[in-house]
A computed fold for a 355-nucleotide part of an RNA from Candidatus Anstonella stagnisolia, annotated as small-subunit ribosomal RNA, central domain. Lineage of the source: Archaea > Nanobdellati > Candidatus Anstonellales > Candidatus Anstonellaceae > Candidatus Anstonella. It was read from a public genome assembly. Its Rfam family is "Archaeal small subunit ribosomal RNA". For this family Rfam cites "The comparative RNA web (CRW) site: an online database of comparative sequence and structure information for ribosomal, intron, and other RNAs" (Cannone et al., BMC Bioinformatics, 2002).
Context: one part of a larger RNA
RNA sequence: UUGGGUCUAAAGAGUCCGUAGCUGGCCUGUUAAGUCCGCUGUGAAAUCUUGGGGCUUGACCUCAAGGCGUGCAGUGGAUACUGGCAGGCUCGAGAGCGGGGGAGGUUGGGAGUACUUAUGGGGUAGUGGUAAAAUACGUUGAUCCUAUAAGGACUACCAGUGGCGAAGGCGCCCAACCAAAACGCGUCUGACAGUGAGGGACGAAGGCUAGGAGAACGAAUCGGAUUAGAUACCCGAGUAGCCCUAGCAGUAAAUUAUGCGGACUGUGGUGUUGCGCCCGCUUCGAGCGGGUGCAGUGCUGUAGCGAAGGUGUUAAGUCCGCCACCUGGGGAGUACGGCCGCAAGGUUGAAACUU
Numbered sequence: 001u002u003g004g005g006u007c008u009a010a011a012g013a014g015u016c017c018g019u020a021g022c023u024g025g026c027c028u029g030u031u032a033a034g035u036c037c038g039c040u041g042u043g044a045a046a047u048c049u050u051g052g053g054g055c056u057u058g059a060c061c062u063c064a065a066g067g068c069g070u071g072c073a074g075u076g077g078a079u080a081c082u083g084g085c086a087g088g089c090u091c092g093a094g095a096g097c098g099g100g101g102g103a104g105g106u107u108g109g110g111a112g113u114a115c116u117u118a119u120g121g122g123g124u125a126g127u128g129g130u131a132a133a134a135u136a137c138g139u140u141g142a143u144c145c146u147a148u149a150a151g152g153a154c155u156a157c158c159a160g161u162g163g164c165g166a167a168g169g170c171g172c173c174c175a176a177c178c179a180a181a182a183c184g185c186g187u188c189u190g191a192c193a194g195u196g197a198g199g200g201a202c203g204a205a206g207g208c209u210a211g212g213a214g215a216a217c218g219a220a221u222c223g224g225a226u227u228a229g230a231u232a233c234c235c236g237a238g239u240a241g242c243c244c245u246a247g248c249a250g251u252a253a254a255u256u257a258u259g260c261g262g263a264c265u266g267u268g269g270u271g272u273u274g275c276g277c278c279c280g281c282u283u284c285g286a287g288c289g290g291g292u293g294c295a296g297u298g299c300u301g302u303a304g305c306g307a308a309g310g311u312g313u314u315a316a317g318u319c320c321g322c323c324a325c326c327u328g329g330g331g332a333g334u335a336c337g338g339c340c341g342c343a344a345g346g347u348u349g350a351a352a353c354u355u
Stems, first nucleotide, its partner, number of pairs: 003327004007309002012323001014202004021195003025089007033082002035078008048066007092192001093189003096185003104178007111155002115151008126137002163170002207248006217241001221237004259322006266302001268300014304311002328355003337348004
């Protein structure tokens, strides 16, 4: 390489968009490139097979025929499939319309409790903290009660294996703007699709640059304890950071450790969310209960699959298309080089050697 694989043994890229490529619904006509059949030419010799001949036989040599040369070129046909061209269709895809649902995003405004600080009033000796303490704070009046003000961050209850988003992620209220999905109708376009090497965009926390802000929390650091020691766990402080604006960075156990899309599978049972339909009840309300279709999200579980754990219409079942990745452990996600970055570093990514 072929093959076999990728939930947990090595292996699904963090996610999406999309170029090339690869793949592609139903019907009709045409073409005949692929495909199939025939013929012609060519396809060196040797080797091989069969028969004959020559060395006293054999090996060996030699002659003829066949075969091989799996091919290429030309030519004549076939037309199911693939492709090309032309025309049509509506189930895929998209558009439109309708009433709903949602912590989806961006920006602006507002609110709320708590916390801290400041000031005034009340008030007096402790407060705080722990397993116990001490550091710390406090007669320059703390802790506590109360009134007012300022500040920054956050958004309890509702809250739900509830919802939305491609993923990261998203939770007070209001508004504007920007999107996405489901359901229903079956009005329009008429295969416009799937995937996607390169490429682009987004991408938690932490980090970096510049400027702000700084209440709480809090790496580093300092102090107090603990301890044999304690560069820790516990306690008191506390700087970066966390927050905002504009950039950079581009990684995570970025996990469902499960790529995306489509089809099918006798089947199920039971919750829940959204939309539609039907029935019953109704204090008529976007109300309540039951059934059902579609879409999502859970649990359980049949067949099947699996080394097992398990999975099981949300497949890890049965198939198709496309991409990414794996090939014993260590060395090593290291070195070197390239590309990217302000840096930290990221990405691509070996070998010797060892076992």